[in-house]
RNA sequence: CAAAGAAAAGGCAAACUUAUUGAAAAAUAAGGACGCAAAGCUACAGGUCUAAGGGGGAAGGUGCUAUGAUGGCUGGGCUGCCUAGA
Numbered sequence: 001c002a003a004a005g006a007a008a009a010g011g012c013a014a015a016c017u018u019a020u021u022g023a024a025a026a027a028u029a030a031g032g033a034c035g036c037a038a039a040g041c042u043a044c045a046g047g048u049c050u051a052a053g054g055g056g057g058a059a060g061g062u063g064c065u066a067u068g069a070u071g072g073c074u075g076g077g078c079u080g081c082c083u084a085g086a
Stems, first nucleotide, its partner, number of pairs: 003083001005082001011036002016031006034072001040078003044075003047070003053065002
């Protein structure tokens, strides 16, 4: 430099449970491990989830709407650990 995730060391932590926050999706902390070589960071593009507020309506409901959420859905961007082999 390139490649890879075989080994070793180290790292992260799904579901679920409890607590807190939130309208919800979900987030955070502790426990817990399904998995992960970027399961590190980033909502830029697409996807998915939610619908408080808004719009509509006489009102309630259904449905619509992201400015909310998701980086452990995919792509892009930024950064990065170990290492057989060449």
The RNA shown here (c-di-GMP-I-GGC riboswitch aptamer) has 86 nucleotides and comes from Domibacillus aminovorans. The source organism's lineage runs through Bacteria, Bacilli, Caryophanales, Bacillaceae and Domibacillus.